[in-house]
C1' cells in the first nucleotide's frame, strides 16, 4: 500500500424493498415488599427548551440524493480481519 467488515444512549442489541430511533434486557433512580438485606414487583431513565401541553436536535464526522436517511452515494476517521 491494496481489499472486506463494522460504529445506535450508561452497557449488550434490535429497527434493512428507505416511512413513529433506541424494541427487549442489563445497569441506575425512586416506591413497595422485609426487623434489615438479597430476590422479587411498579413506576421512571438520550440532549434540550416550556409552568404545562407540547416543541427542537439527536445513529463516527462532513456533504449528497429523496417528500422523508440508522439505513442509499462520496470524502475522512476510529475498530476488527485478511493479503502483499
Nucleotide at each position: 500500500g491494496c481489499c472486506g467488515a463494522u460504529g445506535u444512549g450508561g452497557u449488550g442489541g434490535a429497527a434493512u424493498u428507505g416511512g413513529u430511533a433506541g424494541a427487549c434486557a442489563c445497569g441506575c433512580a425512586c416506591g413497595g415488599u422485609u426487623c434489615a438485606g438479597a430476590g422479587c414487583c411498579g413506576u421512571g431513565u438520550g440532549c434540550u427548551c416550556g409552568c404545562a401541553a407540547g416543541g427542537g436536535c439527536g445513529u463516527g464526522a462532513g456533504a449528497g440524493u429523496u417528500c422523508a436517511a440508522g439505513u442509499c452515494u462520496c470524502u475522512c476517521c476510529g475498530u476488527c480481519g485478511g493479503c502483499a
RNAcentral holds the sequence, with entries from ENA. A computed fold for an 84-nucleotide RNA from a Patescibacteria group bacterium, annotated as transfer RNA. Its mean pLDDT, the model's own confidence on a scale to 100, is 80. NCBI's taxonomy places the organism under Bacteria, Bacteria candidate phyla. It matches the Rfam family "tRNA". By type it is a transfer RNA. Gene Ontology term of the family: triplet codon-amino acid adaptor activity.